[in-house]
Context: one part of a larger RNA
RNA sequence: UGACGGGGGCCUGCACAAGCGGUGGAGCAUGUGGUUUAAUUAUUUGAUACGCGAGAAACCUUACCAGGGUUUGACAUAUUUAUGAUCGAUGCAGAGAUGCGUAAUUCCCUUCGGGGACAUUUAUACAGGUGCUGCAUGGUUGUCGUCAGCUCGUGCCGUGAGGUGUUGGGUUAAGUCCCGCAACGAGCGCAACCCCUAUUGUCUGUUACCAUCAUUAAGUUGGGGACUCAGGCAAGACUGCCGGUGACAAACCGGAGGAAGGUGGGGACGACGUCAAAUCAUCAUGGCCCUUAUAUCCUGGGCUACACACGUGCUACAAUGGCCGGUACAGAGUGACGCGAAGCAGUGAUGUGGAGCCAAACGCUUAAAGCCGGUCUCAGUUCGGAUUGGAGUCUGAAACUCGACUCCAUGAAGGUGGAAUCGCUAGUAAUCGCGCAUCAGCAUGGCGCGGUGAAUACGUUCCCGGGCCUUGUACA
Numbered sequence: 001u002g003a004c005g006g007g008g009g010c011c012u013g014c015a016c017a018a019g020c021g022g023u024g025g026a027g028c029a030u031g032u033g034g035u036u037u038a039a040u041u042a043u044u045u046g047a048u049a050c051g052c053g054a055g056a057a058a059c060c061u062u063a064c065c066a067g068g069g070u071u072u073g074a075c076a077u078a079u080u081u082a083u084g085a086u087c088g089a090u091g092c093a094g095a096g097a098u099g100c101g102u103a104a105u106u107c108c109c110u111u112c113g114g115g116g117a118c119a120u121u122u123a124u125a126c127a128g129g130u131g132c133u134g135c136a137u138g139g140u141u142g143u144c145g146u147c148a149g150c151u152c153g154u155g156c157c158g159u160g161a162g163g164u165g166u167u168g169g170g171u172u173a174a175g176u177c178c179c180g181c182a183a184c185g186a187g188c189g190c191a192a193c194c195c196c197u198a199u200u201g202u203c204u205g206u207u208a209c210c211a212u213c214a215u216u217a218a219g220u221u222g223g224g225g226a227c228u229c230a231g232g233c234a235a236g237a238c239u240g241c242c243g244g245u246g247a248c249a250a251a252c253c254g255g256a257g258g259a260a261g262g263u264g265g266g267g268a269c270g271a272c273g274u275c276a277a278a279u280c281a282u283c284a285u286g287g288c289c290c291u292u293a294u295a296u297c298c299u300g301g302g303c304u305a306c307a308c309a310c311g312u313g314c315u316a317c318a319a320u321g322g323c324c325g326g327u328a329c330a331g332a333g334u335g336a337c338g339c340g341a342a343g344c345a346g347u348g349a350u351g352u353g354g355a356g357c358c359a360a361a362c363g364c365u366u367a368a369a370g371c372c373g374g375u376c377u378c379a380g381u382u383c384g385g386a387u388u389g390g391a392g393u394c395u396g397a398a399a400c401u402c403g404a405c406u407c408c409a410u411g412a413a414g415g416u417g418g419a420a421u422c423g424c425u426a427g428u429a430a431u432c433g434c435g436c437a438u439c440a441g442c443a444u445g446g447c448g449c450g451g452u453g454a455a456u457a458c459g460u461u462c463c464c465g466g467g468c469c470u471u472g473u474a475c476a
Stems, first nucleotide, its partner, number of pairs: 001476002003473003007470007015460002019424005026315008034306002064301007073126001077125003082120003089102005107116003128290002131288003137284002139279003142275001144273001149188006155164003168179003194267004199235007209224002213222002238261001241255005317417001321376007333364003338357002343352003383414001388409007430452007
């Protein structure tokens, strides 16, 4: 100087407390371990792995396994030999890769010499590797932590390591600001500048809107530029004003006005560093290793196995509910290899149909919980829907291994969950549906969107994490 302490002081965080809802029990989905297997490819493993990379494993993907093939190679560059085709079509064999054939045809530029592209062939330099090392690396990322810290120049102090500044008194979300001080300044962080959102003005009104006038089944049409809305530009919030407290400071408390009040609410943004943290399988790359194989092509299988254990979720156990009928109100997205309306067929998945739309125009698109009425009457039930049988739909060469959905039948566990443990402080939790990416098909996951909409916080004694000062130490 640090680190540590079941030392002290001050402070802070859904850390505890106060509350609400979960997980842990059940069934299923999904990831992991384990076991099994020809293979069940591989990575990640306290917090900081485990619905993670994967924003889609039937083939492909695919890295794994079995079998069948190829060896200058599936892919690149260069030189060289010979040829002229290539692409496409087609016959036979084959699981296919591929092998052996058939017929026909002739790309671009041109100074008509040729050149280029493409393909086959010979030979070699080489290609290739999701092989190893993240403890050789770059880049990227997690974490402490959006915690308030981490440093430097000059000066001063100390023999020196080093200290001072950065400590102290207040204050703040903040090393935020004020005051004091052998320090005076500065940098990276904090904050602000950026984006979204909450209010208003102004400009512009089509595909959006409709108050007045006319009109219609309907903002449908004429019309309007008020309103809504859209998106450009502005205004607005700064402790600016008032009172109190305070040290005449910084600031804090209350109030006014205001759409909004003390960082208004969200996002992006992550200091010096820590964990030889993660990644050689995104990519790049040193070294090592393979080179008729650890490369590469194909068919089939596997990654989907299943005595079991764990994580994360979904659905429930019901009456604040289930079922039936009627009825109301979103936002944000997305659509041409696309979204697909009306109508018609089907109990339904869906089919048919093809209007319209490159979309403020047309479609996806009926939001659901809600509200109104009826029924069930506390039961393993009209709860719950697993499992299984049958029949189908759709995508796709192809749903056996191994897709999603529909209908009929079946109708399991489950009566609120031990020890323990998680999330959340407001438009939040809880609850309800909708969209998007990936995508032929496949969502209980992920990322967004809106609807309904709480309870509680006395407080900091205790548990956990963190910050500052101080103290002890046989630790570095």
This is a predicted structure of a 476-nucleotide part of an RNA (small-subunit ribosomal RNA, 3' major domain) from an uncultured prokaryote. The prediction has a mean pLDDT of 83.